[in-house]
Context: one part of a larger RNA
């Protein structure tokens, strides 16, 4: 000097990103116990008291009541919750980055949409075959959401999916008009040219798809601008106009979302970029890409308080081990 323990005057978080670490709490019995709540909980809430030994009485005993004794100290050592208030997120128990992340991520019960009539759909496999399932729509697959409560608005123009089949477009195929090459023959010697072979090839016909018509948003997604107006001012219930498929409803809102921003006001503090409650001017919330609440739960995150302490003011001492020196 380091590591691990122990103690510390006065103060008690002034430390620090942050009470990290440490301290404190701790067992049994008795009393007592709030908001809130899904009436189960919350709850060991919180907060108090008591505990040894001897004698007597009651009792089957556990134990209870009374009296007495000792100590600084009686769950006499050890082992054994710190608590409360408020908020965010996720309902919950669970799962996860074996070896830097345990969470607000995943899962979940519940909800919804969609496919599938059985040789099912879906999946694996050139196939045989297998899973699904020795199941049969109260079943099986896929996608989204995520207990519960209250709800889940408008838009089908785009993309997707489903349905439709009149018209347009459209492949191979069918079709074969016409044309080229070849040459028997004919010839006015310039050419013409049958059959066959061969190379091409127009019209016509021709499915799905696409165009087209309709449906569908708990499908992918989307959900405006400008101007004026009330007898102070301000604001605008109201009006005008442009555009759109439709212009964001309920609820929430400086939020895990707010740039400006440490917004403004209130609370808490002597003092608060964090926190809580409001406001709404939402740069850029918003309804199963779910919205808003919510008891319980959480090695979750944030703010505050009590208790407690060497975290600190500000250090000191002790023990053990290592290191160092000598041997």
């Nucleotide at each position: 000097u380091c590591a691990u323990g122990g103690c510390u005057a006065a103060g008690g978080a002034a430390c620090u990103a942050g009470g990290c670490a440490a301290a404190a709490u701790g067992g049994g019995c008795c009393c007592g116990u709030a908001a809130c709540u899904u009436c189960g909980g919350g709850a060991g809430a919180a907060g108090g008291g008591u505990c040894g030994c001897c004698c007597a009485c009651a009792g089957a005993a556990a134990u209870g009541u009374g009296g007495g004794c000792c100590g600084c100290a009686g769950u006499g050592a050890a082992a054994a919750g710190g608590u409360c208030c408020a908020g965010g997120c996720g309902a919950c128990u669970g799962u996860u980055u074996a070896u830097c992340a345990a969470a607000a991520a995943c899962a979940c019960a519940g909800g919804a949409c969609u496919c599938u009539g059985c040789u099912a759909a879906a999946u694996c496999g050139a196939a045989a075959g297998a899973u699904g399932a020795c199941g049969u729509a109260u079943a099986g697959g896929g996608u989204c959401u995520g207990a519960c409560a209250c709800c889940u608005g408008c838009c089908c123009g785009g993309u997707g999916c489903c349905g439709g089949a009149a018209g347009g477009u459209u492949a191979a195929g069918u079709g074969g008009a016409g044309g080229g090459u070849u040459u028997a023959g004919c010839u006015u010697c310039g050419g013409c040219a049958a059959a066959g072979a061969u190379c091409u090839g127009a019209a016509a016909u021709g499915a799905a798809g696409c165009c087209c018509c309709g449906g569908u948003a708990a499908a992918c997604g989307g959900c405006g601008g400008c101007c004026g107006u009330a007898a102070c001012u301000a604001u605008a219930a109201c009006g005008g106009u442009c555009c759109u498929a439709a212009g964001g409803u309920a609820g929430c809102g400086a939020a895990a979302u707010u740039c400006c921003u440490u917004g403004u006001c209130g609370g808490g503090u002597a003092a608060g970029u964090u926190c809580c409650g409001a406001c709404c001017u939402g740069c850029a919330c918003g309804a199963a890409u779910g919205g808003u609440g919510c008891a319980a739960c959480g090695a979750u995150c944030u703010g505050g308080a009590c208790a407690c302490u060497g975290u600190c003011u500000c250090a000191g001492c002790c023990a053990u081990g290592a290191g160092c020196u000598c041997g």

A computed fold for a 327-nucleotide part of an RNA from a marine metagenome, annotated as large-subunit ribosomal RNA, domain IV. The full RNA is in RNAcentral, with records from SILVA. The prediction has a mean pLDDT of 88.